[in-house]
Context: one part of a larger RNA
Molecule: large-subunit ribosomal RNA, domain II
Organism: Candidatus Pelethomonas sp.
RNA sequence: UCCGGCGAGCUGCGGGUGCCGGCGAGGUUAAGCGGCGCAGGCCGCGGAGCCGGAGGGAAACCGAGCGUGAAGAGCGCAUAGGGAGCCAUGCUCCCAUGAGAGUCAGCACCCGCAGGCCCGAAACCGGGUGAUCUACCCGUGCCCAGGCCGAAGCCGCCGUAAAGGGCGGUGGAGGGCCGAACGCACAUCCGUUGAAAAGGGUGGCGACGAGGUGCGGGUAGGGGAGAAAUUCCAACCGAACCCGGAGAUAGCUGGUUCUCCCCGAAAUAGCUUUAGGGCUAGCCCCGCCGCAGCCUGGCGGAGGUAGAGCACUGGAUUCCCGCGGGGGCGUCAAAGCCUACCAAAGGAUACCAAACUCCGAAUGCCGCGCAGGCGGUCGGCGGGAGUCAGGCCGCACGAGACAAGUCGGGCGGCCGAGAGGGGAAGAGCCCGGACCCGCGGCCAAGGCCCCCAAGUGCAUGUUAAGUGGGAAAGGAUGUGGGGCUUCGAAGACAGCUAGGACGUUGGCCCAGAAGCAGCCACGCAUUGAAAGAGUGCGUAACAGCUCACUAGCCGAGAGGCCCCGCGCCGAAAAUGUCCGGGGCUGAAACAUGCCGCCGAAGCCCGGGGCGCCGCUACUAAAGCGGCGCGGUAGGGGAGCGUUGCCGGCGCAGGGAAGCCGCACCGUGAGGGGCGGUGGAGCGCCGGGAAGAGAGAAUGCCGGA
Numbered sequence: 001u002c003c004g005g006c007g008a009g010c011u012g013c014g015g016g017u018g019c020c021g022g023c024g025a026g027g028u029u030a031a032g033c034g035g036c037g038c039a040g041g042c043c044g045c046g047g048a049g050c051c052g053g054a055g056g057g058a059a060a061c062c063g064a065g066c067g068u069g070a071a072g073a074g075c076g077c078a079u080a081g082g083g084a085g086c087c088a089u090g091c092u093c094c095c096a097u098g099a100g101a102g103u104c105a106g107c108a109c110c111c112g113c114a115g116g117c118c119c120g121a122a123a124c125c126g127g128g129u130g131a132u133c134u135a136c137c138c139g140u141g142c143c144c145a146g147g148c149c150g151a152a153g154c155c156g157c158c159g160u161a162a163a164g165g166g167c168g169g170u171g172g173a174g175g176g177c178c179g180a181a182c183g184c185a186c187a188u189c190c191g192u193u194g195a196a197a198a199g200g201g202u203g204g205c206g207a208c209g210a211g212g213u214g215c216g217g218g219u220a221g222g223g224g225a226g227a228a229a230u231u232c233c234a235a236c237c238g239a240a241c242c243c244g245g246a247g248a249u250a251g252c253u254g255g256u257u258c259u260c261c262c263c264g265a266a267a268u269a270g271c272u273u274u275a276g277g278g279c280u281a282g283c284c285c286c287g288c289c290g291c292a293g294c295c296u297g298g299c300g301g302a303g304g305u306a307g308a309g310c311a312c313u314g315g316a317u318u319c320c321c322g323c324g325g326g327g328g329c330g331u332c333a334a335a336g337c338c339u340a341c342c343a344a345a346g347g348a349u350a351c352c353a354a355a356c357u358c359c360g361a362a363u364g365c366c367g368c369g370c371a372g373g374c375g376g377u378c379g380g381c382g383g384g385a386g387u388c389a390g391g392c393c394g395c396a397c398g399a400g401a402c403a404a405g406u407c408g409g410g411c412g413g414c415c416g417a418g419a420g421g422g423g424a425a426g427a428g429c430c431c432g433g434a435c436c437c438g439c440g441g442c443c444a445a446g447g448c449c450c451c452c453a454a455g456u457g458c459a460u461g462u463u464a465a466g467u468g469g470g471a472a473a474g475g476a477u478g479u480g481g482g483g484c485u486u487c488g489a490a491g492a493c494a495g496c497u498a499g500g501a502c503g504u505u506g507g508c509c510c511a512g513a514a515g516c517a518g519c520c521a522c523g524c525a526u527u528g529a530a531a532g533a534g535u536g537c538g539u540a541a542c543a544g545c546u547c548a549c550u551a552g553c554c555g556a557g558a559g560g561c562c563c564c565g566c567g568c569c570g571a572a573a574a575u576g577u578c579c580g581g582g583g584c585u586g587a588a589a590c591a592u593g594c595c596g597c598c599g600a601a602g603c604c605c606g607g608g609g610c611g612c613c614g615c616u617a618c619u620a621a622a623g624c625g626g627c628g629c630g631g632u633a634g635g636g637g638a639g640c641g642u643u644g645c646c647g648g649c650g651c652a653g654g655g656a657a658g659c660c661g662c663a664c665c666g667u668g669a670g671g672g673g674c675g676g677u678g679g680a681g682c683g684c685c686g687g688g689a690a691g692a693g694a695g696a697a698u699g700c701c702g703g704a
Stems, first nucleotide, its partner, number of pairs: 001704006011114009021104003026051003032045005055062002065077004081095006117255002120252001124245006135219009144209001146178003149174001153170006182206003186203005221237001223233003230239001258639006268281005282387002284384007292377001293374005298368004307359001308357002313353003318348003324342002326339004390415006397408003420431003435608004440604003446598003449582003455595001457594006468584001474569002478566010495553005501526001503524001506520003532547001536545002609629008640693001642690002645687007658677005664671002
């Protein structure tokens, strides 16, 4: 990893609703007893009790009424049928009048109490078992090759008054030294599914001691022991192990087994020691009842958003005026005067606002004996759920930084629970909602050179960047189109030739300042076709070169501004060159217009299935018509199959079940036939009951 088998909504009691059945103003027995039967059990007795038949009140109690109350009022609860009218759950009218329904079983679903769909803790408690491992202790034994150093004491000699003392010898102390056994475990290598659940190699440390070790014994689980590490207490100890309480509890994770048909959610609100859990409501399903609903149009309404505005409330700004203030003058004090300071109110102009509004839409919202359309549309009651982590996109907002695949709510869409086509690829974007079949057709989004289905389509422009095929502020004689304007045959623009002077070196300033450092004033004035008290370069200052301006040559357009289309620069990143690729330039790019075609599970056509509704006739499955049939959680319906049992009918050694194979039938679960294998039981019909369906649970057991 695979295969086979096993593997999860059960049962009892109580309750609710529905269906089916018995009896019915009643229904029903329980324990127990009797009879019968081999037995499961059946028949009978047993009316205790329970539910219903009357309610109201806290109760006494009263009773079709009762309670409250002073009340005969009002109100609350209760109390008899059907139909019609009216705007109204109320009123009126008509009809009928001994009318009213429960209860006991069974079955289905759900709820409660129980382990209560299955598996799963970490733990808690009780009673026991453990100190043959290990820690410490007690008793009693055993062991430590060899070598070295040489303490005290003692003896001798010397020395002393005597000692202390000195020297030699003797002696043999020591948690002494070196080093085997023994013990330990410091380094490193190997080993790491090992030779070994702690070892091996080479070194290392202790080795007469707080030494090592044998045997016997003691201390026990919140307890022991501990030269102390949460260390040890039988190979995992912050509380051992075994059994029991025990199916502890698990708002958590995982798993939960056949088929088809119909409908089909939620990820919200309120409350919650609540936030990944719940309860009620909302939304879904089923049943019964009611006939109420929605959309569009028309008509009639309420409103204060967008926008706008400044009339209010505030904010912000410029100017005018200026209460008041500051400063100056004045003065004993003051009055008073001045002020290029601040500045209220007011005025003028131009602004800002969710919590401003003199105004004020579009949508949306409400209403209607209106019209058209739709309707598994809507309301009530009863039963069953699931949902309470939502996500992205568009629009208008809040938070944030006018950030986020960010956080929050509102309206809508999609995904969730939605397949198909497009977008290269891609839940949420665009198109469009898949019952099945067809080698039928038409379209949508998007496309039509090749990959790749369909145009190398038509017409007119644009782009030269491969722009297309990523980007901003900003920059630029790119290029196309439009508008305005100036100059121009009295000759413009560009180019060339020539002039560009004089007072004067203007004045000031300055070392100098002469057109050209700087300051000042100027339409300065003269001559002229024209020429600035000078546009730039230049000099120390001059000089010099230019320009404006003018004439000539030439001979037709030249200059400026604005708007629009497309392009250019701005433009640096990590695997690959980056339009999906190839490749594309009067296009296969962009713009505008036109014709044709392709293109989906959309729509149409043909055939078929199923559901709901309607009509027809004898009542269901029959016929016809209409509409529908994506689907997770979930609700409802109809079925298939397995194993016992009951009744009936059958098959089988002339071959049962099981297994293997095959081209049959059924929408499916499945069913049948034939052949082979197998060798003794099995099936069908009708019921009834469940240990009743396996692919998943790091499932359990076995096998490969």